[in-house]
RNA sequence: CAAGGAGUAGUUUAAUUUUAAGAUUCUGGCUUUGGGAGCCAGAGAUAAAGGUUAAAGUCCUUUCUCUUUGA
Numbered sequence: 001c002a003a004g005g006a007g008u009a010g011u012u013u014a015a016u017u018u019u020a021a022g023a024u025u026c027u028g029g030c031u032u033u034g035g036g037a038g039c040c041a042g043a044g045a046u047a048a049a050g051g052u053u054a055a056a057g058u059c060c061u062u063u064c065u066c067u068u069u070g071a
Base pairs, nucleotide, nucleotide: 001070002069003068004067005066006065007064010024011023012022013021018054025043026042027041028040029039030038047063048062049061050060051059
């Protein structure tokens, strides 16, 4: 430089365009002499910008980051 792939909570994995889900993590409570384990409740995310659509994590364009292959 050329072609391809990926970007979702602190971490990891889902989501036919139609209320962003689960696990883990964190906070509080219950339980215990205390801790651990267990149970209940809560908090926490779509890389950025624009477009299409009644409606975009999803479709289209550009940028950024990471990554694979080739030169």

Predicted 3D model of a 71-nucleotide RNA (transfer RNA) from Joturus pichardi.
The sequence is in RNAcentral, with records from ENA.
NCBI's taxonomy places the organism under Eukaryota, Bilateria, Teleostei, Percomorphaceae, Joturus.
Its Rfam family is "tRNA". The family's RNA type in Rfam is transfer RNA.